[in-house]
Molecule: Glycine riboswitch aptamer
Organism: soil metagenome
RNA sequence: CUCUGCGGGAGAGUCCGACGGCGUGCGUGCCGUCGGCGCCGAAGGAGCAACCGCCCCGGAAACUCUCAGGCCCCAGGACCGCAGGG
Numbered sequence: 001c002u003c004u005g006c007g008g009g010a011g012a013g014u015c016c017g018a019c020g021g022c023g024u025g026c027g028u029g030c031c032g033u034c035g036g037c038g039c040c041g042a043a044g045g046a047g048c049a050a051c052c053g054c055c056c057c058g059g060a061a062a063c064u065c066u067c068a069g070g071c072c073c074c075a076g077g078a079c080c081g082c083a084g085g086g
Stems, first nucleotide, its partner, number of pairs: 001086008013037001015036008038071003044067001045065003051059003
């Protein structure tokens, strides 16, 4: 430096419409996909740049942009801690 395991780990819509599915006597309801508008930044990506270096070239953020991703829970999750492997 990297990989694996465990623990911690934020933000923003459970909005509107269409279609399909589940349930139902009807209806309210739930889930998925697509579209629309609004929003978030801590997978990734990109940009500027403080700063750093072997310095006329490079490396560069938690800043910025939201292409991607995300906006009930789950999952994911930069980063931090512990353990083990290469």